Context: one part of a larger RNA
């Protein structure tokens, strides 16, 4: 020098604390450990695994298993022969083989070449096989924390120190006084993108306030660029401005004025370095390892087993509710192998039907909580829906193992959760619905957006968690 202490001092953070909702009990989904199999491929494992790689396991995926087959090989390069390729039907579960049939291109110097395709050799291919403790790349994490360091110069034998420590202030090593230091880089902030307020331009496929014109009714038509929006360019917030404090500083508290006020809200952005953190199963690659296999294909089955433990979510237990009929208001997104109007059938999931749309035009598309009315009266109930029957409906070559969905019957457990634990300071918490991705279809209650409605609480910093400075002890490196 660190580091670490149930030393001190100062500070901070949804860390307590003040509030609100949840998890621990139920049943269900999903991940994880066990156990259990021929296989239950494999990696992640305190915070930082465990609804994580998996933004979709019926076949494929697919690495497992069991059984059938290949062995210059499913894929690259070179080399010799032969033949265009390419399709087609039958036979096997299928891979592989076998039969038959179809067909004679391109370019040419007529010698043959260029693409494929089939046969041989042999260098070789091939490995999702081992090692993240041999590595590159990328990621978590401490932490979006306020800190990590250099040159010179100076001090000390040195190891280091000093600047970076001190008074204030700040989200901030933010800024300002002081100072043997004077500078400079990486972090901080800005610079970028979104959002909230105004112009200016523009005006369709959006809009419609005046003037017509028509309708049961609708910007429908003429029309018009105010409005609303849509997308470029611009203002616009900077402790500017006023008043206190304060060292006359940097700030700080109060006010005006503003659509916004002291970083205005969010987002993207992660310093030096730390866990030999994860990842050899994206990928790249070093050595080792198999080469008629540890490589290739194919069929079934597995990865969806189930005494059991956890972690994650979802849906209730109900009157701030259930349910019935009627009614209003988003936003963001996706669509040609696609989205699918209207119209008919069906009690629905659907099916028919074809309009329109490569989309501010056509649709997906009915938003839900909400608001009117009625009705249930506390009850395992007109709550919960879980399991199970039958009967359907789609999707796809196939839903038996192992799909979602729809009808009708069943109607389990739950009466609010025990030690204990988490989230969240504002358009958040809660609460409601609504899109995409991946995807034929789906086990999505998952994730990732997006708007509706919309609290309550914080005296404080004693105390528990974790951090950052100074500054003491140490038999520790």
């Nucleotide at each position: 020098u660190g580091a670490c202490g149930g030393g001190g001092g100062c500070c901070c953070g949804c860390a307590c604390a003040a509030g609100c909702g949840g998890u621990g009990g139920a049943g269900c989904a999903u991940g994880u450990g066990g156990u259990u199999u021929a296989a239950u491929u494999c990696g992640a494992u305190g915070c930082a695994a465990c609804g994580c790689g998996a933004a979709g396991a019926a076949c494929c995926u697919u690495a497992c298993c069991a059984u059938c087959c290949c062995u210059u090989g499913a894929c690259a390069u070179c080399c010799u022969c032969a033949g265009a390729a390419c399709g087609g039907u039958c036979u096997g579960u299928a891979a592989u083989g076998g039969a038959c049939c179809c067909g004679u291109g391109c370019c040419u110097u007529c010698g043959g070449g260029a693409a494929c395709u089939g046969a041989g050799u042999g260098a070789c291919a091939g490995g999702u096989g081992c090692u993240g403790c041999a590595c590159g790349g990328c990621u978590g994490u401490c932490g979006u924390c306020a800190g990590c360091u250099c040159g010179u110069g100076u001090c000390g034998u040195g190891a280091g120190a000093u600047g970076u420590u001190g008074g204030g202030u700040u989200a901030a090593g933010u800024c300002c006084c002081g100072c043997a230091a004077c500078g400079a880089g990486c972090g901080c902030a800005a610079c970028c993108c979104c959002u909230a307020u105004c112009u200016a331009u523009a005006g369709u496929u959006g809009c419609c306030a005046g003037c017509a014109c028509g309708u049961a009714a609708u910007g429908g038509u003429g029309g018009g660029a105010a409005c609303u929006c849509u997308a470029u360019a611009g203002a616009g917030a900077c402790u500017g401005c006023c008043g206190g404090u304060g060292a006359u500083a940097a700030g700080c508290c109060g006010g005006a004025g503003g659509a916004a006020g002291g970083u205005g809200g969010g987002g993207a952005c992660g310093a030096c370095g730390u866990c030999a953190a994860g990842u050899c199963a994206u990928c790249a690659u070093g050595g080792c390892c198999c080469u008629u296999a540890c490589g290739g294909g194919a069929u079934g089955g597995g990865c969806u087993a189930c005494a059991c433990a956890c972690g994650u979510g979802c849906u209730a237990c109900a009157a701030u509710g259930g349910u019935g009929c009627a009614u209003a208001c988003a936003g963001a997104g996706g669509g040609u192998u696609g989205c699918c109007a209207a119209c008919c059938a069906g009690c629905g999931a659907u099916g028919g039907g074809g309009a329109g749309c490569u989309a501010a035009u056509c649709u997906c598309a009915g938003a839900a909580a909400g608001u009117g009315c009625a009705u249930c009266u506390u009850a395992g109930u007109c709550c919960g829906g879980a399991u199970u029957g039958c009967a359907g409906u789609c999707u796809g070559c196939a839903a038996c193992u192992c799909g979602a969905c729809u009808g009708c019957a069943u109607g389990a457990a739950g009466u609010c959760g025990g030690a204990a634990u988490c989230g969240c300071u504002a358009g958040u918490a809660a609460u409601c619905g609504c899109g995409a991705a991946u995807c034929a279809g789906c086990a999505a209650c998952g994730u990732c957006g997006c708007g509706g409605u919309g609290a309550a609480u914080a005296c404080g910093u004693u105390c528990c968690c974790g951090g950052g400075c100074c500054u003491u002890g140490u038999a520790c490196a």
Overview: The part of an RNA shown here (small-subunit ribosomal RNA, 3' major domain) has 477 nucleotides and comes from uncultured Marinicella sp. Rfam family: Bacterial small subunit ribosomal RNA. Rfam links the family to the GO terms structural constituent of ribosome and ribosome. It was read from a public genome assembly. The prediction has a mean pLDDT of 83. Lineage of the source: Bacteria > Gammaproteobacteria > Lysobacterales > Marinicellaceae > Marinicella.